[in-house]
């Protein structure tokens, strides 16, 4: 330089056009002589960034960053 895949909550990672979710992990509380486990609930998001489709974009199209892998 050329091709492919990732980019979403602190962390793993769903979501393939119609409110942004789950486990973990943080906090709060229930319990306990106390602690951890366990239960029970609350909080955490410019969906990498910019523009384009569409009555609506995490989601579809171009461009750009960054990361991995292959080619050369």
């Nucleotide at each position: 330089g050329c091709c492919g895949g990732a980019g979403u909550a602190g962390c793993u990672c769903a979501g393939u056009g119609g409110c942004a979710g789950a486990g973990c992990a943080a906090c709060g509380g229930u319990a306990u002589c106390g602690u951890a486990a366990a239960c029970c609930g609350u909080g955490g998001g410019u969906c990498g960034c910019g523009a384009g489709u569409u009555c609506g974009a995490c989601u579809c199209u171009c461009g750009c960053c960054u990361c991995c892998g292959g080619c050369u």